[in-house]
Order: sequence, then C1' cells, then structure tokens
RNA sequence: CAAGCUGGCCGGGUGGUCGCGGCAGCGUCAGGCUGCUGAGGAAAGUCCGCACUCCACAGAGCAUGGUGCCGGCUAACGGCCGGGCGGGGCGACCCGAUGGCAAGUGCAACAGAGAGGUGUAUUGCCCCGGUUUUACCGCCGGGGUGAGGGUGAAACGGUGGUGUAAGAGACCACCGGCGGCGGCAGUAAUGUCGCCGGCCAGGCAAACUCCCACCAGGAGCAAGGCCAAACAGGGCGGAGGCGCUGCUCGCGCCAGUUGACGUCCGGGUAGGCUGCUUGAGCGGAUUGGCAACAAUCCGCCUAGAGAGAUGAUCACCAGCCUGAUGGUGUUUAGCCAUCAGGCUACAGAAUGCGGCUUACAGGCCGGCUUGGUGA
RNA sequence: CGGGGCGUGGCGCAGCCCGGCUAGCGCGCACCGUUCGGGUCGGUGAGGUCGGAGGUUCAAAUCCUCUCGCCCCGA
Repeated sequence: CAAGCUGGCCGGGUGGUCGCGGCAGCGUCAGGCUGCUGAGGAAAGUCCGCACUCCACAGAGCAUGGUGCCGGCUAACGGCCGGGCGGGGCGACCCGAUGGCAAGUGCAACAGAGAGGUGUAUUGCCCCGGUUUUACCGCCGGGGUGAGGGUGAAACGGUGGUGUAAGAGACCACCGGCGGCGGCAGUAAUGUCGCCGGCCAGGCAAACUCCCACCAGGAGCAAGGCCAAACAGGGCGGAGGCGCUGCUCGCGCCAGUUGACGUCCGGGUAGGCUGCUUGAGCGGAUUGGCAACAAUCCGCCUAGAGAGAUGAUCACCAGCCUGAUGGUGUUUAGCCAUCAGGCUACAGAAUGCGGCUUACAGGCCGGCUUGGUGA
Repeated sequence: CGGGGCGUGGCGCAGCCCGGCUAGCGCGCACCGUUCGGGUCGGUGAGGUCGGAGGUUCAAAUCCUCUCGCCCCGA
C1' cells in the first nucleotide's frame, strides 16, 4: 500500500420565527404570561424471558407446549461468556436445534440384480451333467459365488495374505470404525493410552399422537385499586311538592297510600383519579474474574400522553456524491482549490425491564490476518 | 394486549397434514381446423420455481428458523 476479519461508537451542529405535551411559579370574570423540561439505537417486529397485578391452587402423576454438548453468568431466558466436538477458510476468524436411530414404530422417489435387515443374480467367475467322435469353443440343464463391471445420495469395512473348483471375515496381520472395562488429564463435555470382544452394529429424530433430561397454573396496565353522575331497584319518612317568585296572594303542573317529594343504602355504567415511572436505573473509579458479570465507593435524576405532545420553516456551517474549471502529478490513479446541483438515513415512547431479530444515508475509533514493496 | 389464517402461471384454486414421480385443474392467452365471417366446438401449444432469505435432508411448494405483505377474530 492492497485485500480482508473483528470489536465498539456517532448518527448532523448553531441561531432566528411560528407551533405542541408535561411540571413549577405568577395571574384573571375569562382567554393567559414566564421559566424549566420533552424519543431511540433500534422507541420497530411482538419472537423469548421476567417484574408487577388479579384469579385459581392439599400432594403426586398424566396430558399438552417448549428447550436440548459441558461449565459459568443472570431475577429469568430459547440470552450472554468461556470451553469441547463437527464443518468452512491459506489465515485473522466464521457457522452449527451439536441428547438418543447397536429401545419401538416408520421413511428412502428414480435408477439398479439387490434399499433394510438378512435380500438378490441380467452380465461375470467356477464346478458337475448332457449334446457333438475325444478335447477346446458353443448350446442346454443343475449347482456354488458376491470378489469384477454397472446403478444410486447411500450397496453391509479397507489393504495385503492364507485358503478355495471359483470365492467370501471363512481365517490371519495391519489400519479405520464400534461396544465394554480400566488408567491418565480435565469441575464437566471430552481427549488420550492400554486390554478384551466381535467382524460391522448404515442414514434420517428441524420423521412419530418415540425415548430421556429440564422448564412451564391462567390471564394481562383495556391487569388491578379508589371516587362516583344519570336511569332503574330497595329501606325509612311522607301530604304535600315544584315553577312564575326573595315574601303574600293567585295561576299552572305533579302527587295524594298502586306514594309526588325528601332522605338513606348496595352493586356499579358514563366520567374522573390512581396504577405511572427512582429503576434488576445511568455515569465514573477501584477490586475480583480469561470473559459474561459481580462487589464497594462517589456522582446524577433522565418524557409520562390518553385519539395520544416532541414539529415546521429560514439562514449559516459540517459531511458525502455527481459534474465543470484550474493547479499538482512522467501518464494514470490520486490530492488541493473554486463553482453548480443533489443527498443527510431507518424510524417515533404508551406499565416497566433484560434479550433476540430486523431496518438504517453517511461517518469515526481500536485490534488482528494475508499478500506485495522499501529499509 | 392476545389469538388465527392466507401468499402456488394473467385470474380463481388443488397439492403441504404424512418430503420424491415432468407442480395439477378450470377460465383466460397463442396457433391450427371447422364457418362465407364471428361465436360455439375440436386439436395443439406457450406460460410457474411455489412471497423472500437461511437451514435440516441424498432430495423441500411441503419440515424448521428468521423476515415481508395482506386478511380476520377477541378483550
């Protein structure tokens, strides 16, 4: 310098004008005024896990759903960290639902002789019998074989030898793989070594209303709590009550025991208040730990709407892209300056929190790998 | 907040549960025949990678995960 891997961060700034939510103060008959404050890394999808609240609940089991190597972290998790194993990459590094198919049930199209358990023979190899004059070859019949060719994603270990009519784990040696037992390392997953076994036990559990282990009661802030009009209901009082009308009279309306009106009560609708934002909180330092994370100390307060505020616009600046001109450069690439145009994303709280996933113009910082060049 | 369904040629659907055979059916479309011509009818044919991405598997429209879009239901 080029190509790449990986961890983290920012995600426009300043000022003016207009506008909105919340809180505090001031103030009015009533509009109001002033000050402070007001979205995110994902507030999103709602995919997991909790807190919180109500309902249910002797104990145990079954069913259903979920998760699935080991250890740790955490309030918990399907999350995170570290490790093992498998796979990919020259490498940094990345990916993996990675318990069990030598328990059961099941699946494997097409091709192929044969596709699940003991199965098959078109071609091939070999033997026996017949046929032709004997033999060879050929043909016919019977038997042995699974080593060769061939099919397939996959064909029941591989190589060499013994053996045989030809062959075959039929037998032997080595290798690979599997199971059991034991030693060593490790908390463990696992790795490694030795002995024994038997020659092979194949693949798929993101196949099953399969096994094993672990987890899960249901509902959700429209949860839940408090206050409480109107209408209807009940108890008690009750002969008057209401309007014009403050009083007297008058008039009108309602009622007169099937009760006008008054008063009380319970549940509770509309509506209001609450839950509501100080919390598994944020920042910094130190200590422990490989890390996730934890502990201690110091500092900070950071939206709370309820049809739902957090916006619009102008100017300047910043960054990027494109084009033109000029300069630099041996040419190119590139760099610098000026001008013009364009772009500045994804997206917006609604009880809160921890994760995951997805979207995102552009930019910044750290660590590492491979290759080239120079010293 | 909670639950369910759908996406397959131009259109409407099947296949998905329980993976395999050229992804099938109707309408439509193109061409040919029939007709004087059109329709009808008969024949032939084209047109799809199953919303997208990744994974499991020998093999995926079908199974699993994530994601996009649309529709419906309940409080």
Two RNAs folded together computationally: RNase P RNA and transfer RNA, 450 nucleotides in total. Its mean pLDDT, the model's own confidence on a scale to 100, is 77. Rfam match: Bacterial RNase P class A. Gene Ontology terms of the family: ribonuclease P activity, tRNA processing and dimeric ribonuclease P complex.